[in-house]
């Protein structure tokens, strides 16, 4: 950080940090220091790694020197004569030092102790001693022999090589006696005590010195025993026969079954024996606060191996890395007959491997062996070479320097920012680098030689010499910013941000995750950030991880309490006192090597390193003290626990007998068609007489009412009634014991239901399996009829359950309140109370979270047991045990996933509850789905039929007017500054009309005719030409504004502040009443508030006031055929502007109250009067880039544009929406009446005239309360008489009229003719609650004109019916489950593919 829409927890996975004998990538100046085969204990060429001594010895090959004989000579020969010396005898050393970690689970190893059981060459002290012979052998020579490695024979000779002798003990052996001592065996000493054994070597320079032999010592190094301490696994539980112990005897430096004989039968193990399987220990390292964990490489110390296996000589010391023998295996040589080897020394090589070096010098130094010594020898050691493997230190330059330079890069781009004081440019310094001069210490108490002392093997002193690394380390002088910077990151974690490519592609990633057209996550630039000569990655430890929890965790529901008692080991334990030091503590002594660590100083130029000093090393052993508390001894005590006396309780258990009801089946009577069963239904019984119903028999099983928050039992579990015999609480009041208690791994017992076995018994069942009969897409199920194990009983056996209180047992102590079973609280009854037992509901306290437990604890106290440690894979798979089988029990792992889970919290959902609403049902009216027709759509078709809108919320929707335009679309002709505007340069000419010509037109040519203003620079217009913005109904509505639709005119969304709660979040907005309404009213940890509701707005309905023309006329007066026609009025109508009026105000009844209720009063309207405008947070990524704006993207002689012609009007079909009709409540004919609200000058027109008509004509009024457009339904008379009709009016010939360049594709309208479908329309569906649903007509926008049956309006005539909220559909409070929250069009499970 990462599980959730959002919180707490629980949990796990991941990251930051430090380390490495490390690798890999990419880069790389220098010095100091320290490392460098982790793999294949794999196999090695080649060379070095142990020699040395001539002062032990015979000698004398090779070398050098001398000498001599021969020759001019060169030279050849002879001489151990001399330095020396191979090879051989011999003496020491090769057991040290170097190397690997293969084996080992162990007295190996580290502590500590012991050896009265041992050994120990050189060294060191100390005592004593070296005497007398003698015989071999090798080397040389001489010869067999074999290829070789050798090997045999023969002569011959020496020693500090070997034998003999003398000598001898204080040595060794064995017998006897005395002290003295300790730790059991027993050890020391002292001696005229006493028998026997055993020694020896010489060399030289003769002065002395270096060997020799024996004996005691000490010194070193080794041997052996013993305590503790030091891996994993019990899915390994028994192991062992020389095994344990004893005698004896051998054997060994030495103890011991070490080894052999007898005896005896032991030893070991759950405090983990055998077995299996990893592993060298250890000082220390690395991490970590510690406590731990986790490593053992360089360095020390110990062990172990030396090709493998074994074996044993030498020798102080060995079972011996560079000895020896055998045996395997490998490599080699061979003349096939036989030999030879042993790098886990140093370098090298191959080979594995991610991966780890030079076949370097040198004995000068330190050591080491041999030597009297010089000395020689040493891949031990010093040292250099490779490697950025690690750590430390240096440098890659300081200073100034703003036109903030140029370039990039980024932007909102005339500019700005950033890079960056960085560059350039100026001055300065030289660590380094490079060239040159000098030149260390490491070397002395070294050696040799000389001279002196004296104390005779030592010291002073002189002098001579010894250096690989090296002419290096370092000084010094010149030179000149010169010779020198890269990695890795930039979404969070996690410090750094932007731009272009790319489009779930290519890619990225430690975890969450990014990429599907604006990627701060690819990939590339620019810029930042963080190390730094290094920087990433990958790998492994530790750490964060209290994620094994001793320090320091958990189990009620996250993982986790065993089913349940009983009871072994073991762990834990009551008072008081005493004893004793085991546990604890405290002070000394010993040891815990060294190096490391820590701290102080100190030395390398600093550090790293190194040296010194000190502390640490938490350990083990002694030792001396302390007792308080645990252990122990002893002594009592009674408060825990057990017994006893009386009483008393129960569905406690075993066992026998007994009883009714109830069901089935038999028999028999009554009776007749059904009956049974379901949601409906059948299968099934039943006229051969079912069911029902009487009696009478049987069989077996369970035992109603009583009965409960009851009671008993350790849990399972226990219910009719009696009796037997068991067990248990638990109370009261005596008495005994004396801690005798708790818990409890292994073990031992009980243990529901199914289920097994043998045997019996079987009435009944929501009875497994099976049948049938339904359901159903199937239905191997749910239902329904049958029906077998099985239910029942005895005897085994299983051994599990959600065996749950999902809470293990037992102790301790800590509040109220309430009910309730069983005792006692006294003699009848009740009660406070009191002791045990089961409930219920609060506090403190707990819950690491919360839900919640709360004296029957999940709190409190200490103590025992089981058991947990991400999800899944699995309670699986093996393999033990058990089981007669089912099965149980114990019980992994590989892989896989980043979560899995717990409690609560908003919401959304339910075929969950309660509560309201609404034309939602219902009740009613009139329609739609059938017909024709218009219209939109969806499909098809087309060159196009141009887009867009698609449940509700698209489909008479964008469209309030496609013939051309429109017009986006198709085809064909054109233009490219372009079809429109700016702005700028340059040319040219006015603009324009007007005729003719090509052409389908756009265009275009040709004539004619015209010549603007003016300050004479020029304007203004157009045209051409260059440029700079054009232009795009092309794409994203999922980059967007702005608008709109829908929940929904539904009643809801929210805040502030308080308060609650660890928080998300609640409360408020909840209850209870009321209302259309979160309207109001009452309660209320909530009080206020906002946006929503309601008012405020417009319109109607009534009044009143004012005003009176184009309106209006009642009184008065003139007039007309007839009219408010005229003069006058303002009464009335009406017009319009302002008031008034309705508020449950008043009346009655309910109700605190808001409110409600009334054929209540008034009144024009009565409880919102009727209708409009008005749409809360907010859903639908809801619609629109084609109204318009806009970011990105694309086109730019075409995706722009212009023009003609076609197309958006196609036509099997399929659907919405409509008109119209099926007629008689109706058609048709003639006649008479009556509005609103609008529109009117390229208009609307009265009248008149034509025409059957749409219309034509002429003619006047109105820029409108003047004028005109203008009603129909209905009424009233007539006809038609149930019909495909005098209905219906499509379709269709013909004839016109209008509009408009232009009605063929494609208008509307009129006449005459025609005369389709269709007789009320299936399943289903829509709308309406009053002047509303029906009907009727009129008017308007857009518009030349019209496909208008659409859309907005208005006004006429004018119902029906609502019992009601069970049901459908939408919606709202509140509740309540939930594994959903992209929210049930969720989520998820099995099968198939």
């Nucleotide at each position: 950080g990462u599980u959730u829409g959002a919180u707490c927890c629980u949990g796990g996975c991941u990251c930051a940090g430090g380390a490495u004998g490390a690798a890999c990538g990419c880069u790389a100046g220098c010095g100091a220091u320290a490392g460098g085969c982790u793999u294949a204990a794999c196999a090695c060429a080649u060379g070095c790694a142990a020699g040395u001594c001539g002062a032990g010895g015979g000698g004398c090959a090779g070398c050098g020197a001398u000498g001599g004989u021969a020759g001019c000579a060169a030279u050849a020969c002879c001489a151990g004569u001399c330095g020396g010396c191979g090879a051989c005898c011999g003496g020491c050393g090769g057991a040290u030092g170097g190397g690997u970690g293969a084996g080992u689970a162990a007295c190996a190893c580290g502590u500590a102790u012991g050896c009265a059981a041992c050994c120990u060459g050189c060294c060191u002290u100390c005592a004593a001693c070296a005497u007398u012979g003698g015989a071999a052998u090798a080397a040389c020579c001489c010869g067999u022999u074999g290829a070789a490695a050798g090997a045999c024979g023969g002569a011959c000779u020496a020693a500090u090589g070997c034998c003999u002798u003398a000598u001898a003990a204080c040595a060794c052996a064995g017998g006897g006696g005395c002290g003295c001592c300790g730790c059991a065996u027993g050890g020391c000493g002292a001696u005229a005590u006493u028998u026997g054994u055993u020694a020896a070597a010489g060399a030289u320079u003769u002065u002395a010195u270096c060997g020799g032999u024996u004996g005691a010592a000490g010194a070193u190094g080794g041997g052996c025993a013993u305590g503790c301490g030091c891996a994993u696994g019990a899915u390994u539980a028994g192991u062992u026969a020389g095994u344990u112990g004893g005698u004896a005897a051998g054997g060994u430096a030495a103890c011991g079954g070490c080894u052999u004989a007898c005896c005896a039968a032991g030893a070991c193990a759950a405090c983990g024996a055998u077995c299996a399987u990893u592993a060298g220990g250890g000082g220390u390292u690395c991490u970590g606060a510690g406590a731990g964990g986790a490593a053992g490489g360089u360095c020390c110390c110990c062990c172990a191996c030396a090709c493998u296996g074994g074996u044993a000589c030498u020798g102080a010391g060995a079972c011996a890395c560079g000895g020896a023998c055998c045996a395997g295996a490998c490599u080699c040589c061979u003349a096939c007959g036989g030999g030879a080897g042993g790098c886990a020394g140093c370098a090298g090589u191959g080979a594995g491997g991610a991966a780890u070096a030079u076949u370097g010098g040198u004995c000068a130094a330190u050591g080491a062996g041999c030597g009297a010594g010089a000395g020689c020898u040493u891949g031990a050691a010093c040292c250099a070479g490779c490697c950025a493997c690690g750590u430390c230190g240096c440098g890659u330059g300081c200073a100034g320097g703003a036109a903030g330079a140029a370039u990039g890069u980024c932007u909102u781009a005339u500019g700005g920012a950033u890079u960056g004081u960085a560059a350039a440019c100026u001055g300065c310094u030289u660590u380094u680098u490079c060239g040159g001069u000098a030149g260390a210490g490491u070397a002395a108490u070294g050696u040799g030689c000389g001279u002196c002392a004296c104390g005779u093997g030592u010291g002073a002193c002189g002098u001579a010499u010894u250096g690989c690394a090296a002419g290096u380390a370092u000084a010094c002088c010149g030179a000149g910013a010169a010779u020198a910077a890269g990695g890795a990151u930039c979404g969070g974690c996690u410090a750094a941000c932007u731009c272009c490519g790319u489009g779930c592609c290519a890619g990225c990633a430690g975890c969450c995750g990014c990429g599907g057209u604006a990627a701060u996550a690819c990939g590339g630039a620019g810029g930042a950030u963080c190390c730094g000569a290094g920087c990433g990655u990958u790998a492994u430890c530790c750490g964060g991880a209290a994620u094994u929890a001793u320090u320091g965790g958990g189990u009620u529901u996250a993982a986790a309490g065993g089913g349940u008692g009983c009871g072994u080991a073991g762990g834990c334990g009551g008072c008081c006192a005493u004893u004793u030091a085991a546990g604890u503590c405290a002070g000394c002594g010993g040891u815990g090597a060294a190096a490391u660590u820590u701290u102080g100083c100190a030395g390398c130029u600093u550090a790293a390193c190194u040296g010194u000093a000190a502390c640490a090393g938490u350990g083990c052993c002694g030792u001396u003290g302390a007792u308080a508390c645990u252990g122990u001894u002893u002594g009592g005590c009674u408060a825990g626990g057990a017994u006893u006396u009386g009483g008393u309780u129960g569905u406690a258990g075993u066992g026998u007998g007994c009883g009714g009801a109830a069901u089935g089946u038999g028999u028999g009577g009554u009776g007749u068609a059904g009956c049974g069963g379901u949601g409906a239904a059948a299968u099934g019984c039943u006229u051969a007489g079912a069911u029902a119903u009487c009696a009478c028999a049987c069989a077996g099983a369970a035992c109603a009412c009583c009965g409960a928050u009851u009671g008993c039992g350790a849990a399972g579990g226990c219910a009719g009634c009696a009796c037997a015999c068991u067990a248990a609480g638990u109370c009261a009041u005596u008495a005994u014991u004396g801690a005798c208690g708790c818990u409890g791994a292994g073990g031992c017992a009980c243990g529901a239901a199914a289920g097994u076995g043998u045997g019996g018994g079987g009435a009944u069942c929501a009875a497994a399996a099976c049948a049938g009969g339904a359901u159903u897409a199937g239905a191997u199920a749910c239902c329904c009829u049958g029906g077998u194990a099985g239910u029942c009983c005895a005897c085994a056996c299983u051994g599990u359950a959600a065996a749950c209180g999902u809470u293990g047992u037992g102790u301790u102590g800590u509040g109220g309140c309430u009910g309730u079973c069983g005792g006692c609280g006294a003699u009848a009854c009740c009660c406070a109370g009191u002791c045990g037992g089961g409930g219920g509901g609060c506090a403190a306290g707990c819950g690491a979270a919360a839900a919640g437990c709360a004296u029957u604890a999940a709190g409190u106290u200490a103590u025992c047991c089981c058991c947990c440690u991400g999800g899944g894979g699995a309670g699986u798979a093996c393999g033990g045990c058990c089981g007669c089988a089912a099965g149980g029990u114990u019980g992994a792992a590989a892989c896989u996933c980043a979560a899995a889970g717990g409690a609560a919290u908003u919401g959304a959902c339910g075929g969950g509850g309660g509560c309201c609403c609404g034309c939602a049902c219902a009740g009613g009216c009139g329609g739609a789905g059938g017909a024709a027709c218009a219209u939109g759509u969806g499909g098809u078709u087309u060159a196009a039929u141009u887009c867009g809108a698609u449940g509700a919320u698209a489909c008479g929707c964008g469209a309030g007017g496609a013939a051309c335009c429109u017009u986006a679309c198709c085809c064909g002709g054109g233009c490219u500054c372009g079809a429109a505007c700016g702005g700028u340069g340059c040319a040219u000419g006015a603009a324009u009309a007007u005729a003719c010509g090509a052409g389908a037109g756009a265009u275009u040519g040709u004539a004619u005719a015209g010549u603007c203003c003016u300050u004479c620079g020029g304007g203004a217009c157009a045209u051409g030409u260059a440029u700079c913005g054009a232009g795009g109904u092309g794409c994203u509505g999922c980059a967007u504004g702005g608008u709109u639709g829908u929940c929904g005119u539904c009643a809801g969304c929210u805040c502030g502040u308080g308060c609650c709660g660890u928080g998300a979040g609640g409360u408020g907005u909840c209850g209870g009443c009321u209302u259309a309404a979160g309207u109001g009213c009452c309660a209320u940890a909530a009080c206020g508030a906002g946006c929503g509701c309601a008012a405020c707005c417009c319109u109607u309905g009534u009044c009143a006031u004012u005003a009176g023309u184009u309106g209006c006329c009642a009184u008065c007066a003139g007039g007309u055929c007839a009219a408010g026609c005229u003069g006058g009025g303002g009464a009335c109508u009406u017009u319009a502007a302002u008031g008034a009026g309705a508020c449950u105000g008043c009346c009655a009844c309910c109700g605190u109250a808001a409110g409600g209720u009334g054929u209540g009063a008034g009144g024009a309207a009565g409880g919102g009067g009727g209708g409009g405008a008005u749409g809360a947070c907010g859903u639908c990524a809801a619609a629109u880039c084609a109204g318009c704006a806009c970011g990105g993207c694309c086109c730019u002689u075409a995706u722009g544009u212009c023009c003609g012609g076609g197309g958006c009007g196609a036509c099997a079909c399929a659907c919405g929406u409509g008109u119209u009709a099926c007629a008689a409540u109706g058609g048709g004919a003639g006649g008479u009446a009556c509005a609103g609200a609008g529109g009117g000058c390229a208009g609307c027109u009265a009248u008149c005239c034509g025409g059957u008509g749409a219309c034509g004509g002429a003619a006047u009024g109105c820029u409108a309360a003047u004028c005109u457009c203008c009603a129909a339904a209905a009424c009233c008379u007539u006809u038609c008489u149930c019909a495909g009709u005098u209905c219906g009016g499509a379709u269709u010939g013909g004839a016109g009229u209008c509009u408009g360049c232009a009605a063929c594709u494609c208008g509307a309208c009129u006449c005459c003719a025609u005369g389709a479908a269709g007789g009320u329309g299936g399943a289903u569906u829509c709308g309406c609650u009053a002047g509303u649903a029906a009907u009727c007509g009129c008017g308007c926008a857009u518009c030349a004109g019209c496909c208008a049956u659409g859309g907005c309006g208005c006004g006429g005539u004018g119902a029906a019916u609502a019992c009601g909220u069970u049901c459908c559909c939408g919606g709202g409070c509140c509740u309540u489950g939930u594994a959903c929250u992209c929210a049930c069009c969720g989520c998820c499970c099995g099968u198939c593919a």